[in-house]
This record gives sequence, C1' cells and structure tokens, in this order.
RNA sequence: GGAGACUUAGCUCAGCGGGAGAGCAUUCCCUUCACAGGGGAGGGGUCAUGGGUUCAAACCCCAUAGCCUCCA
Repeated sequence: GGAGACUUAGCUCAGCGGGAGAGCAUUCCCUUCACAGGGGAGGGGUCAUGGGUUCAAACCCCAUAGCCUCCA
C1' cells in the first nucleotide's frame, strides 16, 4: 500500500427497515440472628463519527476513525 471482518449498556453479546434487548455486574426491597443462596423491582445507551437513501435507519449506501486478520 491492497482486501476482508468487527464497532449496540461497566463487561460479554443478541437484534437481517417500524417496540433498543439479554446474561453478568451495579442499586434498592423481601427472605436470614448474620452471611451465602434464592425471589422481586429499578437505574444505566449520541446503536464509533459525519453524510446520503427512505414515510420511517442499529439495520441499506458512501466517507472517516479505531481495532483484528490476510496479501504484498
């Protein structure tokens, strides 16, 4: 330098055009003399950034950035 994959909650990841989610973590409550375990409820997101397409974009297209792999 060229090609490809990935980027969504603190972490690991789902989500193939119309509701942003799960597990773990975290906070509160219940259960216990207490802890562990169990049960219930809650908080937490510019969906990497910018632009485009569309009635409507995490999702499609383009550019940029970061990271990984391959080729040279």